[in-house]
Context: one part of a larger RNA
Molecule: large-subunit ribosomal RNA, domain IV
Organism: activated sludge metagenome
RNA sequence: CCGUGGCUAAGGAACUAGGCAAAUUAACCGCGUAACUUCGGAAUAAGCGGUGCCCCGUGAGGGGCCUCAGUAAAAUGGCUCAGGCGACUGUUUAACAAAAACACAUGGCUUUGCGAAAUCGAAAGAUGACGUAUAAGGCCUGACACCUGCCCGGUGCUGGAAGGUUAAGAGGAGAGGUCAGCCGCAAGGCAAAGCUUUGAAUCGAAGCCCCAGUAAACGGCGGCCGUAACUAUAACGGUCCUAAGGUAGCGAAAUUCCUUGUCGGGUAAGUUCCGACCUGCACGAAUGGUGUAACGAUCUGAGCACUGUCUCAGCCACGAGCUCG
Numbered sequence: 001c002c003g004u005g006g007c008u009a010a011g012g013a014a015c016u017a018g019g020c021a022a023a024u025u026a027a028c029c030g031c032g033u034a035a036c037u038u039c040g041g042a043a044u045a046a047g048c049g050g051u052g053c054c055c056c057g058u059g060a061g062g063g064g065c066c067u068c069a070g071u072a073a074a075a076u077g078g079c080u081c082a083g084g085c086g087a088c089u090g091u092u093u094a095a096c097a098a099a100a101a102c103a104c105a106u107g108g109c110u111u112u113g114c115g116a117a118a119u120c121g122a123a124a125g126a127u128g129a130c131g132u133a134u135a136a137g138g139c140c141u142g143a144c145a146c147c148u149g150c151c152c153g154g155u156g157c158u159g160g161a162a163g164g165u166u167a168a169g170a171g172g173a174g175a176g177g178u179c180a181g182c183c184g185c186a187a188g189g190c191a192a193a194g195c196u197u198u199g200a201a202u203c204g205a206a207g208c209c210c211c212a213g214u215a216a217a218c219g220g221c222g223g224c225c226g227u228a229a230c231u232a233u234a235a236c237g238g239u240c241c242u243a244a245g246g247u248a249g250c251g252a253a254a255u256u257c258c259u260u261g262u263c264g265g266g267u268a269a270g271u272u273c274c275g276a277c278c279u280g281c282a283c284g285a286a287u288g289g290u291g292u293a294a295c296g297a298u299c300u301g302a303g304c305a306c307u308g309u310c311u312c313a314g315c316c317a318c319g320a321g322c323u324c325g
Base pairs, nucleotide, nucleotide: 002319003318004317005316006315007314008313010311011310014309019306027051028050029049030048031047036041038143052065053064054063055062056061066070078304079303080302081301082300083299084298085296086295090102091101107140108139109138110137111136112135118127119126120125144291145290146289147288149221150220151219154218155217156214157213158212159211160210163209164208165207169203170202174198175197176196177195178194181190182189183188222240223239224238225237226236249283250280261277262276263275264274265273
């Protein structure tokens, strides 16, 4: 000097990003126990008291003994209030993340009539399932309560078939090559059949264009100007644009830039926290909205108790290191 334990005057979170760590609490018995609540819980809530041994007595009870101390050691919940998120038990990054992430019961959409759809495979075959729509697959949501608004213009999906476009193929107008022959003195020209190289019109499916439907499909859900007998504001009016212009609820929020917004609470003092306001840069309804008892090695704020976290250090034990031998 370090590590691991033990103790500490007075104070008691002043430490610190943060009570991290430590301390407190603790067992059993009796009493007692709030808000809230899904009536089950919350709850060991909180809080308070008791605890050894011997004798008498069936017992209730009475009497006595010892210690500093009777859950005498060990083991053995600190508690409360408020909020966010996720309902819950569970699962996860084996070896830096345990969570608000995943899952979940619930709800919804969608596919599938059975040799099912879906999946693996070249096929046979297999899973689905020795199941049969109260079933099986896919996608989303995520207990429960109250709810889930408007938009089908774009993209997707489903349906439709009149018209447009359109492949292979069918079709073969026409054109080219070749040459028996014919014309020509020759050069050359014309050219049937056949063979061959091409090839227009026309016919021609799905798809696309087109017409509808569909948002718990992917998604989207405005601007400017004026107006009330103080002022301010605008229930109201005008106008432009859109497929439709954000409804209920919530809101400086796990979302708010400006921002430590403003007001209230808590503190002597509060960029955090709680309650409001609404000016929502850039909430919003199963990419679910808002609440919510219970639950959580979750996150945030506050308090009581408690403490060497600190003021501010000290001592002891053990073990390292170092110095000396």